[in-house]
RNA sequence: ACUUCAUCCAGAGCAGCUGAGGGGUCCGGCCCUGCGACGCUGCGGCAACCACCGGCUCGCCUUCGAGGCCGAGCGGCAGGUGCCAAUUCCGGCCCGCUCUCGCGGGGAAGAUGAGGG
Numbered sequence: 001a002c003u004u005c006a007u008c009c010a011g012a013g014c015a016g017c018u019g020a021g022g023g024g025u026c027c028g029g030c031c032c033u034g035c036g037a038c039g040c041u042g043c044g045g046c047a048a049c050c051a052c053c054g055g056c057u058c059g060c061c062u063u064c065g066a067g068g069c070c071g072a073g074c075g076g077c078a079g080g081u082g083c084c085a086a087u088u089c090c091g092g093c094c095c096g097c098u099c100u101c102g103c104g105g106g107g108a109a110g111a112u113g114a115g116g117g
Base pairs, nucleotide, nucleotide: 002116003115004114005113006112007111008110013043014042015041016040017039021032022031023030026092027091028090029089044084045083046082049080050079052076053075055074056073057072058071059069060068061067088109093106094105095104096103097102
């Protein structure tokens, strides 16, 4: 490369540099952007996937004393990631409802984490 699982309508911005496009790709829409976007850096923040901790509950094991953890839930913390316009900005494919507009569900693709490889 590829692959498995989980999550994706919540949350969180200032400064400096740069200077033209950006919102992943194609199409359509819509939006952000010289009142400086996108990006980079610094600082700040959000969240809690993993790690870590051990207070409670439960399960399991045991030498039945209390312990231990292979575990689950709740909680704490913030070390490794991630993120800080708009639902992953919305749609494209399928199904249902609807006269229509549209609404709901699913899929595909993508992102992030933790594994496999």